[in-house]
Molecule: transfer RNA
Organism: Axinella corrugata
RNA sequence: AGAAGAUUGGGUUAAUGGUAGACCAAUAGCCUUCAAAGUUAUGAGUGUUGGUUCGAUUCCGGCAUCUUCUG
Numbered sequence: 001a002g003a004a005g006a007u008u009g010g011g012u013u014a015a016u017g018g019u020a021g022a023c024c025a026a027u028a029g030c031c032u033u034c035a036a037a038g039u040u041a042u043g044a045g046u047g048u049u050g051g052u053u054c055g056a057u058u059c060c061g062g063c064a065u066c067u068u069c070u071g
Stems, first nucleotide, its partner, number of pairs: 001070007010024004018054001026042005047063005
């Protein structure tokens, strides 16, 4: 320099254009003499900026970061 892929709660990871889910973690309640375990509930997320669309995590362009390949 060229090419490919990825970016979603604190972490890991789903969602093939139609209300963003799960698990772990966190907080609170129940249980317990106290804790742990168990159980119930709660909060928290689509990298950024534009475009297409009635509607975008999803499709398209730019930018940022990371990984890989070629040289």